RNAcentral holds the sequence, with entries from Ribocentre. A computed fold for a 75-nucleotide RNA from Sulfurovum sp., annotated as c-di-GMP-I riboswitch aptamer. Of the family's consensus pairs, 94% are formed in the model.
[in-house]
């Protein structure tokens, strides 16, 4: 330097659940919070689920898959 395993010390993300704004709504953002997570960074391609002002738009990336960038140690 490249890839694979495994861990998580110092870090780092954050479920639920409250408040308070937004949104027709799934939902989203900001604050406590802490279930978790080694990409729980990003990104609506594919599929799934879900919401609508349904033949259309939308919302989940902490659903799967995929794509990309990243990181400490040991092996």
């Nucleotide at each position: 330097c490249a890839a694979g395993u495994a861990u998580a010390a110092g870090g780092c993300c954050a479920a639920a659940u409250u408040a308070u704004c937004u949104g027709c709504g799934a939902g989203g953002a900001u604050a406590a919070g802490g279930c978790g997570g080694a990409a729980a960074g990003c990104u609506a391609c594919a599929g799934a689920u879900c919401u609508c002002u349904u033949u259309g738009a939308g919302a989940u990336g902490g659903c799967u898959g995929a794509g990309u960038u990243g990181c400490a140690u040991a092996c």